[in-house]
Background:
A computed fold for a 328-nucleotide part of an RNA from Albidovulum sp. bin36, annotated as large-subunit ribosomal RNA, domain IV. The source organism's lineage runs through Bacteria, Pseudomonadati, Rhodobacterales, Paracoccaceae and Albidovulum. The coordinates come from a structure-prediction model, not an experiment, and the mean pLDDT is 90. Its Rfam family is "Bacterial large subunit ribosomal RNA".
Context: one part of a larger RNA
């Protein structure tokens, strides 16, 4: 000095990104338990008592004729010891956010997560030899299924709810019309021959899908506006003008897992708090299934906080073990 273990005055997180790591808690019986709640929970909430040995008496079960024995459930007295769930094994709690309902699933070998899934909710394809996949194929799977089924794809339990735009793109509808390939048609015409013909090239005109028009569709892919001005104190703009646009963000949220500026401002918590909670709204740049907003419960998740409690510090120190190290 490394590893690993015990012990510590006072202190009690000041340690530190962070109370990481240790320390505390732990069993079993009673007692007693809050908000909130999808009335199931939440709970082991939290906070508390008792446990050991002896003697006495009750009351109840077995077993016996009786004495008595054996288990349980009290209730009175006593006794020891630092310590009685005597070691070993054995829950530290609470109080607020965020996120994701949840149990699961995940990067074998630095990520377990708010990430995948998930019931549920929506679109949208497929009438069965299904559609969709896998195979050159024959054949499979779908499925010994049949629309309350199966594939694709978006959401993510529940509650409340999910506005506006169909110009662009996709997409789905349209027996017109426009455009358009082979092919079909052959007016005309080249070449060659004496010709018959052969050989080319060839206008009109008829020709699918598509694409162009018309139309629907946003829980399709997306998108969801400037500017000026205006109330009897100021401020501010319920109100107007005006330019644009397919249509200018609706509810709710809101310095937010988004907020540049910024440690925004005011409250609150501490003696002091770029972090938390709670407001406000000036959203550089949320916002509605790429779903909003809430929401018991759950969670080796993340944030602040507050009790317990320790060597994490203040400040280190001593003891054990097994290496480093020196001698041999």
């Nucleotide at each position: 000095c490394c590893a690993u273990g015990c012990u510590g005055a006072a202190g009690g997180a000041a340690c530190u990104c962070g109370g990481c790591a240790a320390a505390a808690u732990g069993c079993c019986u009673c007692c007693g338990u809050a908000a909130g709640u999808u009335c199931g929970c939440g709970a082991g909430a939290a906070g508390g008592a008792g446990g050991c040995c002896c003697g006495g008496u009750u009351c109840g079960a077995a077993g016996g004729c009786a004495a008595c024995u054996u288990c349980g459930a009290g209730c009175c007295g006593g006794g020891g010891g630092c310590a009685c769930a005597a070691a070993c094994c054995a829950g530290g709690g609470g109080g607020u956010g965020g996120c994701g309902a949840c149990u699961g699933u995940u990067u074998a070998c630095u990520a377990a997560a708010a990430a995948c899934a998930c019931a549920g909710g929506g679109u949208u394809c497929u009438g069965c030899g299904a559609a969709g996949c896998c195979g050159c194929a024959a054949g499979g799977c779908g499925a010994c299924g049949u629309a309350u089924a199966g594939g694709g794809c978006c959401u993510g339990a529940c509650g409340c709810c999910u506005g506006c735009c169909c110009g662009g793109u996709g997409c789905c509808g349209g027996a017109a019309g426009g455009u358009u390939a082979a092919g079909a048609g052959g007016a005309g015409g080249u070449g060659u021959g004496c010709a018959a013909g052969c050989u080319c090239c060839g206008a009109a005109u008829c020709g699918a899908a598509g694409c162009c028009c018309c139309g629907g569709u946003a829980a399709a892919c997306g998108g969801c506006g400037g500017c000026c001005g205006u109330a009897a104190c100021u401020a501010u703009a319920a109100c107007g003008g005006u330019c644009c646009u397919a249509a200018g963000g609706u509810a709710g949220c809101g310095a937010a897992a988004u907020u540049c500026c910024u440690u925004g401002u005011c409250g609150g918590g501490u003696a002091a708090g770029u972090u938390c909670c709670g407001a406000c709204c000036u959203g550089c740049a949320c916002g509605a299934a790429u779903g909003g907003c809430g929401u018991a419960a759950c969670g080796a998740c993340u944030u602040c906080c507050c009790c317990g409690c320790u060597g994490u510090c203040u400040c280190c120190a001593g003891c054990g073990u097994g290496g480093a190290c020196u001698c041999a």